[in-house]
Lysine riboswitch aptamer from uncultured Acetatifactor sp., 165 nucleotides, folded computationally. It matches the Rfam family "Lysine riboswitch aptamer". Rfam links the family to the GO term lysine biosynthetic process. NCBI's taxonomy places the organism under Bacteria, Bacillota, Clostridia, Lachnospirales, Acetatifactor.
RNA sequence: GAUAGAGGUUGCGUUUUUCAAGAGUAUUUUUUCAGAGGUGACAGGCACCGUUGAAGGAAAAAGAAAGGGGAACACGCCGAAAGAUAAGAUAUCCUGUAUAUGUUAUCUUGGGCAUGCGUUUAAGAAGCGUAUGACUGUCAUCUCGUAAGCAGAUGGGGCGCUAUC
Numbered sequence: 001g002a003u004a005g006a007g008g009u010u011g012c013g014u015u016u017u018u019c020a021a022g023a024g025u026a027u028u029u030u031u032u033c034a035g036a037g038g039u040g041a042c043a044g045g046c047a048c049c050g051u052u053g054a055a056g057g058a059a060a061a062a063g064a065a066a067g068g069g070g071a072a073c074a075c076g077c078c079g080a081a082a083g084a085u086a087a088g089a090u091a092u093c094c095u096g097u098a099u100a101u102g103u104u105a106u107c108u109u110g111g112g113c114a115u116g117c118g119u120u121u122a123a124g125a126a127g128c129g130u131a132u133g134a135c136u137g138u139c140a141u142c143u144c145g146u147a148a149g150c151a152g153a154u155g156g157g158g159c160g161c162u163a164u165c
Base pairs, nucleotide, nucleotide: 001165002164003163004162005161008078011077012076013075014074016072017071018070019069027062028061029060030059031058032057033056037049038048039047040046041097042096043095044094045093081109082108083107084106085105086104087103089101090100091099092098110136111135113133114132115131116130117129118128119127120126138156139155140154141153142152143151
C1' cells in the first nucleotide's frame, strides 16, 4: 500500500409507513368594535390590496402544513456518521441580508448511555459543546498465572485495531 473483517445499554445512515409535538396555532368564514394603513421573510426598490373600510381587539364555527423528533419494517453500511467553518448552487418578486436544502474543501469527534451546565430550537423532543460517572471496543505497558486463557490497573486515539498478501 491492497483486500477482507470486528465494535453495539436500539452500533450508524437512508427510503417508506406510523406516532407525538407543532396546535386548537397559522389560516378561512360570519358578527361586532375600530378608523388608515397593510401584504409580498427583514431593509431599500417594485408590485398589489385598502374609506365599497387597512392594521388591531372581541365572540362564534371550521381548522392545517413545513423544518426538527420517536418507533417499526426494509435496504445500504462499520468514518458507519454527526457537527463546525469557508466557498459556491437552488428556493423565498428584484438587490443586499437572513433562513432552508443539496454540493465541495478543511477541521473536530473511537462508540453509545446517564446526569449537570451552555447553545440551537416552538419545545430537555433532538443535535452540538463541556464537566462528571460507569459501560463497551481496540492497542500498548504493568500485575496475577509454567503456559494457554482469564482477571485487574494505567495510558493512547478511529490517519486507530485484527487477518492475509